Molecule: FMN riboswitch aptamer (RFN element)
Organism: Melghirimyces algeriensis
RNA sequence: ACAAUCCUUCGGGGCUGGGUGAAAUUCCCGACCGGCGGUGAUGGAGAGUACUCCUCAGUCCGUGACCCGCGCAAGCGGUGGAUCCGGUGAAACUCCGGGGCCGACAGUGAAAGUCUGGAUGGGAGAAGGAUGAA
Numbered sequence: 001a002c003a004a005u006c007c008u009u010c011g012g013g014g015c016u017g018g019g020u021g022a023a024a025u026u027c028c029c030g031a032c033c034g035g036c037g038g039u040g041a042u043g044g045a046g047a048g049u050a051c052u053c054c055u056c057a058g059u060c061c062g063u064g065a066c067c068c069g070c071g072c073a074a075g076c077g078g079u080g081g082a083u084c085c086g087g088u089g090a091a092a093c094u095c096c097g098g099g100g101c102c103g104a105c106a107g108u109g110a111a112a113g114u115c116u117g118g119a120u121g122g123g124a125g126a127a128g129g130a131u132g133a134a
Stems, first nucleotide, its partner, number of pairs: 002132001004131007017029003031114002033103002035063004043054004058101002067078004083099005105117003
């Protein structure tokens, strides 16, 4: 340094303010939020010419929770939301500017991305450690 196996820990944010109403954080005005991996022309640091490290997408690629089917189970299969315009440039769906759009299931005095619940769960994965072949 590293195939493989195992262990531990970590692993989701958000209705302030107002209107109507008997009743709404569910409607309306307005506000707020953005899992994980990849890519990446961002930004930064080191190095010293070759590079290295950190950082950079809700809407690109993939993926998880939820849901459906099968299975005793482990698990397997399926389903699964949303972006345009302008600028710079050799090159941008990622940068800069502007305007949009999207968000499981169940519950509820009234329809929920934001409340409550399944969930002290599960989980994409992340970090660290142990064993250890060639």